RNA sequence: GGGGAUGUAGCUCAGUUGGUAGAGCGCUGCUUUCGCAAGGCAGAGGCCGGCGGUUCGAGUCCGCUCAUCUCCACCA
Numbered sequence: 001g002g003g004g005a006u007g008u009a010g011c012u013c014a015g016u017u018g019g020u021a022g023a024g025c026g027c028u029g030c031u032u033u034c035g036c037a038a039g040g041c042a043g044a045g046g047c048c049g050g051c052g053g054u055u056c057g058a059g060u061c062c063g064c065u066c067a068u069c070u071c072c073a074c075c076a
């Protein structure tokens, strides 16, 4: 330098044919207990790596770019 993959909640990951983003674990409150844990109920928490474009509408399509992983090439 070239190709490929990945980037979504604190963590691990879903997200259908483009139609206002979810799960598990974790966290907070309540319940239960003499107390703790487990269980039950409720809740908080992300505009989807960044910028731009297409579209009535983008996590999803297109371009550029950043980070990580990987393959190839180059230099010494």
Stems, first nucleotide, its partner, number of pairs: 001072007010025004019056001027043005049065005
Predicted 3D model of a 76-nucleotide RNA (transfer RNA) from Candidatus Fermentibacter danicus. The RNAcentral record of the sequence draws on ENA. Its Rfam family is "tRNA". Its family is annotated with triplet codon-amino acid adaptor activity in the Gene Ontology. It is annotated as a transfer RNA. The source organism's lineage runs through Bacteria, Candidatus Fermentibacterota, Candidatus Fermentibacterales, Candidatus Fermentibacteraceae and Candidatus Fermentibacter.